[in-house]
Context: one part of a larger RNA
RNA sequence: CUGGGCGUAAAGAGUUGCGUAGGUGGUUUGUUAAGUAGUAGAUUAAAGCUGGUGGCUCAACCAUUCAGUUGUUUACUAAACUAGCAGACUCGAGAGCGUCAGGGGUAGCUGGAAUUUCUAGUGUAGGAGUGAAAUCCGUAGAUAUUAGAAGGAACACCGACAGCGUAGGCAGGCUACUGGGGCGUUUCUGACACUAAGGCACGAAAGCGUGGGGAGCAAACGGGAUUAGAUACCCCGGUAGUCCACGCUGUAAACGAUGGAUACUAGCCGUUGGAGGUAUUGACCCCUUCAGUGGCGUAGCUAACGCGUUAAGUAUCCCGCCUGUGUAGUACGAUCGCAAGAUUAAAACAU
Numbered sequence: 001c002u003g004g005g006c007g008u009a010a011a012g013a014g015u016u017g018c019g020u021a022g023g024u025g026g027u028u029u030g031u032u033a034a035g036u037a038g039u040a041g042a043u044u045a046a047a048g049c050u051g052g053u054g055g056c057u058c059a060a061c062c063a064u065u066c067a068g069u070u071g072u073u074u075a076c077u078a079a080a081c082u083a084g085c086a087g088a089c090u091c092g093a094g095a096g097c098g099u100c101a102g103g104g105g106u107a108g109c110u111g112g113a114a115u116u117u118c119u120a121g122u123g124u125a126g127g128a129g130u131g132a133a134a135u136c137c138g139u140a141g142a143u144a145u146u147a148g149a150a151g152g153a154a155c156a157c158c159g160a161c162a163g164c165g166u167a168g169g170c171a172g173g174c175u176a177c178u179g180g181g182g183c184g185u186u187u188c189u190g191a192c193a194c195u196a197a198g199g200c201a202c203g204a205a206a207g208c209g210u211g212g213g214g215a216g217c218a219a220a221c222g223g224g225a226u227u228a229g230a231u232a233c234c235c236c237g238g239u240a241g242u243c244c245a246c247g248c249u250g251u252a253a254a255c256g257a258u259g260g261a262u263a264c265u266a267g268c269c270g271u272u273g274g275a276g277g278u279a280u281u282g283a284c285c286c287c288u289u290c291a292g293u294g295g296c297g298u299a300g301c302u303a304a305c306g307c308g309u310u311a312a313g314u315a316u317c318c319c320g321c322c323u324g325u326g327u328a329g330u331a332c333g334a335u336c337g338c339a340a341g342a343u344u345a346a347a348a349c350a351u
Base pairs, nucleotide, nucleotide: 004322005321006320007305008304012319014202015201017200018199022195023194024193026089027088028087029086030085031084032083034082035081036078037077038076039075040074041073042072043071049068050067051066052064053063054062055061092192093189094188095187096185097184098183099182100181104178105177106176107175108174109173110172111155116150117149118148119147120146121145122144126137127136163170164169207248208247209246210245211244212243216242217241221237222236223235224234259318260317261316262315263314264313267296268295269294270293271292272291273290274289275288276287277286300307301306324351325350326349333344334343335342336341
């Protein structure tokens, strides 16, 4: 290289949002002849290889200037397919118009419950905690209860098997700005498409820098228990952090452990959003259809488990990745980073 694979055995990059090069690409007419096919030449050293013939008794071996194999190239011909050029089309794609749902995003304003602390009142001896205790709080008046104040963080019920978002993710309420999507129409453009090495952008939590903030929770740390010990599990405290602004980091079981696009291939039962029909005074109900989101299941696939129109089925196109285990996602080098570290990524040796 060919070949085989990537849900769970090694293997889908966190997302593929934007998209460069490259690869691939709808229907149709004409033309060109680059690819392609054919014919006729040229060349394709020798040896080798294949076929023929011959020589060593056979064979291996050797000979032949007999033919072929493969590549390159010239001329002519063909025009189905690919490609180029010129033109046309509407089913892909995009735009317009109408309509709809939504925790999609950013900023600002705002609400109540609860925890904690503080102030004041009532009130008196306990409270808290555990398997049991103790550390701890409390006669300097705690716990409980009433009224008021402060401050931070998170939003019970609704709530769902539901919704939105490319992924990460998104939930009290209101306002402003703003992204995407579905359905209907078939009005417009006329292949404008798919994928995507590099590249750009985004990317939970933890962590880092500067400045704020700090109620609750809580790594580290202190104490009390437990225990043979207890650097833990349990308890009492408690600092970074958790929150905000700006900047960095760039990783997760970043998971559907399943890359994207297109087409095709039984059904049944829910549910969300539209459209049409039926029905009705009307809304439901019911039927059809499109787009999502779930449960089962046929054919088929699979090592099995299972998947099964949301495929892991049947096919095509493009990208990424895998090649026994340990060493090791490590060393060295390089790039990035303030650092922590990240990315790229071996070998000896052992088996």
Predicted 3D model of a 351-nucleotide part of an RNA (small-subunit ribosomal RNA, central domain) from a Candidatus Saccharimonadota bacterium. Rfam family: Bacterial small subunit ribosomal RNA. Rfam links the family to the GO terms ribosome and structural constituent of ribosome. It was read from a public genome assembly.